[in-house]
RNA sequence: GGAGUCGACCAGGCAGCCGCUAUGGCGACAUAGAGGAAAGUCCGGGCUCCGCAGAGCGGGAUGCAGGGUAAUUCCCUGGCACGGCGACGUGACGAACAGGGCCACAGAGACGAGUCCGGCCUGGCAACGGGCCGGGGUGAGACGCGGCAACCUCCAUCCGGAGCAACACCAAAUAGGCAAGCGCUAGUGGUGUAACGCCACUUCAAGGCCGGCUCGGCCGAAGCUUGCGGGUAGGUGGCUAGAGCCCGGGAGCGAUCCCGGGCCCAGAGGAAUGGCUGCCGGCCCCGUCGGGUUCGCCCGGUUGGGGUGCACAGAACCCGGCUUAUCGGCCGGCUCCCGCU
Numbered sequence: 001g002g003a004g005u006c007g008a009c010c011a012g013g014c015a016g017c018c019g020c021u022a023u024g025g026c027g028a029c030a031u032a033g034a035g036g037a038a039a040g041u042c043c044g045g046g047c048u049c050c051g052c053a054g055a056g057c058g059g060g061a062u063g064c065a066g067g068g069u070a071a072u073u074c075c076c077u078g079g080c081a082c083g084g085c086g087a088c089g090u091g092a093c094g095a096a097c098a099g100g101g102c103c104a105c106a107g108a109g110a111c112g113a114g115u116c117c118g119g120c121c122u123g124g125c126a127a128c129g130g131g132c133c134g135g136g137g138u139g140a141g142a143c144g145c146g147g148c149a150a151c152c153u154c155c156a157u158c159c160g161g162a163g164c165a166a167c168a169c170c171a172a173a174u175a176g177g178c179a180a181g182c183g184c185u186a187g188u189g190g191u192g193u194a195a196c197g198c199c200a201c202u203u204c205a206a207g208g209c210c211g212g213c214u215c216g217g218c219c220g221a222a223g224c225u226u227g228c229g230g231g232u233a234g235g236u237g238g239c240u241a242g243a244g245c246c247c248g249g250g251a252g253c254g255a256u257c258c259c260g261g262g263c264c265c266a267g268a269g270g271a272a273u274g275g276c277u278g279c280c281g282g283c284c285c286c287g288u289c290g291g292g293u294u295c296g297c298c299c300g301g302u303u304g305g306g307g308u309g310c311a312c313a314g315a316a317c318c319c320g321g322c323u324u325a326u327c328g329g330c331c332g333g334c335u336c337c338c339g340c341u
Base pairs, nucleotide, nucleotide: 001337002336003335004334005333006332007331009329010328012280013279014278015277016276017275018274020033021032022031023030024029035312039323040322042321043320044319045318046317047163048162049161050160059159060158061157062156063155064078065077066076067075068074079093080091081090082089083088094154095153099152100151101148102147103146111144116135117134118133119132120131121130122129123128167237168236169235170234177228178227179226180225181224182223186202187201188200189199190198191197207219208218209217210216244263245262246261247260248259249258250257251256281310282308283307284306285305286304287302288301289300290299291298292297
């Protein structure tokens, strides 16, 4: 110098103006306000309710050894197998004399048995067989206790269900339920009682409405008030101080753990965390300079001109993992090759 491998980190910056959410304040105002994945919801846990948790059956998950952790299918260390010159990467990595199933193509034959070629023996008139030995070929594997269990299965271990739209509290209007009080009760029918009643229908009574009157029409034989209880809308809590973050020391190969000190770091909820402008920084194009070139172009610089808001994405009860997406940049460990000293 080139090629590679592993790990960690940043995720445009500053200023001004106008807003949004939360907290504090009488107020002016002050302070704070998305991520490394907030994502997928794939594992594991906390928390809440149901259930009460013991046994059996069924179902599911996991599967080398040891360790870490609240727990895991996660992580660490080591072994083994495979790939790579190597750093390193990948691995459901228990059991195939308990049983079932499967083994493409090729090949005579793929675990059932069977016979492609040659030789010898032998049955039979022949067709066609039987036995033994040897050989070639196919294929990942050829008769050998073959291979496959992310095929069933067996063995071992583990697993109750639902999820913050969990759950708890407060609680309107309307309708319905229960109770009490007041009020109406013409006629007919039904039903019931010792009696009061109850239900349905009719007339259109009393009364009321059609803005004042008449006619006409309609409503109306009812209901009203109060209290109680359940539920809904709505509101509040759960809701962020936590397996938390930073610094230092110690134990351990490591994952991780222990000790000391310091800090408070979004809590919205139809859902805030935004918009505009300027400067700087990126990125792209043109110009220009230098170097290289396989003449296609590539690399680096730039005092010039122009363009571009500029990766993936966005909390919703909270954590630990895994997976997936991601412009550009930066740092470190290690490996291999080449050159020079």